[in-house]
A computed fold for a 72-nucleotide RNA from Pristionchus pacificus, annotated as transfer RNA. Its Rfam family is "tRNA". It is annotated as a transfer RNA.

RNA sequence: GCCCUGUUAGCUCAGUGGUAGAGCAUCAGACUUUUAAUCUGGAGGACGGUGGUUCGAUUCCACUACGAGGCU
Numbered sequence: 001g002c003c004c005u006g007u008u009a010g011c012u013c014a015g016u017g018g019u020a021g022a023g024c025a026u027c028a029g030a031c032u033u034u035u036a037a038u039c040u041g042g043a044g045g046a047c048g049g050u051g052g053u054u055c056g057a058u059u060c061c062a063c064u065a066c067g068a069g070g071c072u
Base pairs, nucleotide, nucleotide: 001071002070003069005067006066007065010024011023012022013021018055026042027041028040029039030038048064049063050062051061052060
């Protein structure tokens, strides 16, 4: 230099054009003599950034930042 891949909640990950989800963690409640476990509910993310396509973009395209891998 070129190719490929990843970036979404505190963490690990789903989500292939139409209102962003799960598990764990966290908060509140129920149960329990208490704790743990279990159950119920809540809060928490404009999806790395900029621009483009589209009626509509986390999703498609370009550039860019950072991480991982490969080729020379």
The organism belongs to Pristionchus, within Eukaryota. The RNAcentral record of the sequence draws on GtRNAdb and Rfam.